[in-house]
Context: one part of a larger RNA
């Protein structure tokens, strides 16, 4: 890991609804325990009225009663009559109480086994190869007055020293389904000591031992194991076993020792009851939003006017100022929590219309109470996030199908079935690849299209205004560009060209007291400026469309899906025409609900025909299949039962029917009735391989 088997809402009691029946309609309905007979494994019958429910209710009570409380009240309110009956079984469905749908703890608590491993501890025994160092004490000799001393020799001490044994486990490697659930080889540490060891024995879990780690107490010890409370509890994880058919959510609100958990509301289903529900026009009423506004309430510019303050002069009175500046006035602005104004759209009564398998209520059964995301209107954030919190519409959730290369949440569209038919939407019509290399008409030259920004730009097209031009514009060539004068002032110098000031006259077709460059200053050079050459359109501003540069990322092309595309296969506007889905139509077909007919009939059922549904997770509801066994009727079977297995056929599905071969004794329909009644998952349990 596969395959087989084996595996999860059960039972009782009591409450609530609903289905279904007895028996009633108030001399109401029902027995319990226990008892008797009878009896074949536990029934049946038949006593037993204790008891419960019902029949009157209202109030705290006394109490009153179809009323009755409160109250003074013969206002006026509550709660009840008026009414849809009541009991008591059965089924079923949900709720208490029990393990209450399986399986899972870490834990608690009792009584018991453990010191045959290990920690300490008594008793009593065993063991340390050799070597080396040389304590205290002796003794000799020298020496002292005497001790002390020195030196020699003996001695042989010690948690001393190398070092086997033996006891440890230092550091490397090796082993890592090993040789081993702690090993092995090299290394390494102690080795007369707090030294190692052998038998016997002693401390026991709320506890012992502990040269102290929470270590150790039979291979896992912050509390040992084994059994038992006990099917501990688990608001968490997982798992929960055939079918079809109709409907069909939530991820919100309050509240919660509450946050992943409930409880009530809200949202689903289903019965019964009620006759409302919805759009859509009209026409009334609510509230202070977008916008807009600046008398309020604040913010905040600009100018006028001007109290008032600072500077300054003055002994004072006072004067004076290019400083600051309230009120007013004048013009321009800002606000969520500012409004003398105010939509749209909302929400609500009336009318009128058009629709409706929709709306309300009451039981009874749920599920949800982590949302995502994308438009809009906000609030946090950084006008950050695939952030986060409200508000709103849609989707997704629980939604298949088309487009968006691919892509729950975007765009079109809601898949009951079947078909080799037809029309569409989004989206598309060269080629992958279904359809136009479609039609007029501009733009675009950048492979923009096929990623981005302030911000550059005599790319490029169109549109506004303006100014110059056949009296010759503009662009370039020829030619002039003078004289006072080197203007005054500065300055070493200043001459058009360093600064500063002034910027006039004159000549003349024109020509600045000069536009740059450049001299030390001069000097050259060149503009404005005018002629002439040449002949038609030059300039300026500003406004759109498309384009460029701005532009740089980590494995070649990697920013159209691809090829490939340039009067287009790109862009803008305008037209035809096709493709395109599970949309819609067309043909068969199924179902559910409603309605109409018809036949059968106790509620009800069947057929035939209209009209509206039949996407679906949690969840509701319905009808069925199939398994084991009971009851009664009826069959099957050694001429071959059940099971095995291949065929084949039927049904809408669970499944049913036939037959061959195996197989070798049961075993099956109809109706009922009762359950250890359905398997793919649970790191399920066991069993094979």
């Nucleotide at each position: 890991g596969c395959c087989g088997g084996c595996g999860a809402g059960u039972u009782u009691a009591c409450c609530u609804g609903c289905g279904u029946g007895g028996c009633u309609g108030a001399u109401g309905g029902u027995u319990a325990a226990g008892c008797g007979a009878c009896u074949g494994g536990a029934g049946u019958c038949g006593c037993g009225g204790a008891g419960c429910c019902g029949g009157a209710g209202c109030g705290a009570a006394a109490g009153c009663g179809a009323g009755u409380c409160c109250g003074a009240a013969c206002a006026g309110g509550g709660c009840g009559u008026g009414g849809g009956g009541g009991u008591c079984g059965c089924g079923c469905a949900g709720g208490u109480a029990a393990g209450a749908c399986c399986c899972g703890a870490a834990a608690c608590c009792g009584g018991g086994u453990g010191a045959g491993c290990u920690a300490c501890c008594c008793u009593u025994g065993g063991c340390c190869a050799g070597a080396g160092u040389g304590a205290a004490g002796g003794g000799a000799a020298c020496g002292u007055a005497a001790c002390g001393g020195u030196u020699c020799c003996u001695g042989g001490a010690g948690g001393c020293u190398c070092g086997a044994a033996c006891c440890c486990g230092u550091u490397g490697g090796u082993g890592u389904u090993g040789c081993a659930a702690a090993a092995c080889c090299a290394u390494g540490g102690g080795a007369u000591g707090a030294g190692c060891u052998g038998a016997g024995g002693g401390u026991a879990g709320a506890g012992g031992u502990g040269a102290a780690a929470u270590g150790c107490c039979a291979a896992a010890c912050g509390a040992a194991c084994c059994c038992g409370g006990a099917g501990a509890u688990a608001g968490c994880u997982g798992g929960u076993u055939c079918u079809c058919c109709c409907c069909g959510a939530a991820a919100u609100g309050c509240a919660u020792u509450g946050a992943g958990g409930u409880g009530c509301a809200g949202c689903c289903g289903u019965a019964a009851c009620c006759g409302c529900g919805g759009g859509c026009c009209g026409u009334g009423c609510g509230g202070g939003u977008a916008g807009g506004g600046c008398a309020c309430u604040g913010g905040a510019u600009g100018g006028g006017u001007a109290a008032g303050g600072g500077g300054c002069c003055g002994c004072g009175a006072g004067g004076u100022u290019a400083c600051c500046a309230a009120c007013c006035c004048c013009a321009a602005c800002c606000a969520a929590a500012c409004c003398a104004c105010g939509a749209a759209g909302c929400g609500u009564g009336c009318g009128g219309u058009c629709u409706a398998u929709g709306g309300g209520u009451u039981g009874c059964g749920a599920g949800u109470g982590a949302g995502a995301c994308u438009g809009u209107g906000g609030g946090g954030g950084c006008u950050a996030a695939g952030c986060u919190c409200c508000a709103u519409a849609g989707u997704c959730g629980a939604g298949a199908g088309g487009g968006a290369a691919a892509c729950a949440g975007c765009c079109c569209a809601g898949a009951c079935c079947g078909a080799c038919g037809g029309c569409u939407a989004a989206g598309g019509u060269c080629c992958c690849g279904a359809a136009g290399a479609g039609c007029c008409u501009g733009c675009u030259a950048a492979g923009u299209g096929g990623g981005a920004a302030a911000g550059g730009c005599g790319g490029u097209c169109a549109g506004a205004c303006u100014g110059c031009g056949g009296a010759g514009a503009c662009a370039a060539c020829c030619a002039g560009g003078a004289g006072g004068u080197u203007g005054g002032c500065u300055u070493a110098g200043a001459a058009g060209c360093a600064g500063c000031c002034a910027u006039c006259c004159u000549u003349c077709a024109a020509a600045g007291a000069g536009u740059g460059c450049g001299u030390a200053a001069u000097a050259g050079c060149u503009c404005a400026c005018u002629g002439g050459u040449c002949g038609a359109g030059c300039g300026g501003u500003c406004u759109g469309g498309c384009a460029u540069c701005g532009a740089u990322a980590a494995u070649u092309c990697a920013a159209c899906g691809g090829g490939g595309c340039u009067c287009a296969a790109g862009c803008a506007g305008g037209c035809c025409a096709c493709c395109g889905a599970a949309g819609c139509c067309g043909c068969g077909g199924g179902u559910g609900c409603g309605g109409u007919a018809g036949c059968g009939u106790g509620g009800c059922g069947c057929u035939a025909c209209c009209g509206c549904g039949c996407g679906g997770u949690a969840g509701g509801g319905g009808a069925g299949c199939g398994u084991c066994g009971c009851g009664c009727g009826c069959g099957c079977a050694g001429c071959g039962a059940a099971g095995g297995u291949g065929c084949a056929c039927c049904g809408g599905a669970a499944g049913g029917u036939g037959u061959g071969c195996u197989g070798g004794a049961g075993c099956g329909c109809a109706c009922g009735c009762g359950a250890g009644u359905g398997c793919g998952a649970a790191u399920g349990c066991c069993g094979g391989c």